RNA sequence: GCUGGUGUAGCUCAGGGGUAGAGCAGCGGUUUUGUAAACCGCCGGUCGUAGGUUCGAAUCCUAUCACCAGCUCCA
Numbered sequence: 001g002c003u004g005g006u007g008u009a010g011c012u013c014a015g016g017g018g019u020a021g022a023g024c025a026g027c028g029g030u031u032u033u034g035u036a037a038a039c040c041g042c043c044g045g046u047c048g049u050a051g052g053u054u055c056g057a058a059u060c061c062u063a064u065c066a067c068c069a070g071c072u073c074c075a
Stems, first nucleotide, its partner, number of pairs: 001071007010024004018055001026042005048064005
């Protein structure tokens, strides 16, 4: 340099045009003599970035950035 994959909540991931979600973590509560566990509730997001298409984009298109894998060239 080329090709492919990944990027969404603090962590691990789902969702592939029509209200952004789950589990764990965190916080509060119930329970307990107390802790843990269990149960109930709450908080938490510029969907990597920029642009385009569309009535409407996390989703489709283009460019770009980061990471991973493979391939190639030079030394």
Predicted 3D model of a 75-nucleotide RNA (transfer RNA) from a Balneolales bacterium. Model confidence (mean pLDDT): 82 of 100. It was read from a public genome assembly. Its Rfam family is "tRNA". Rfam links the family to the GO term triplet codon-amino acid adaptor activity.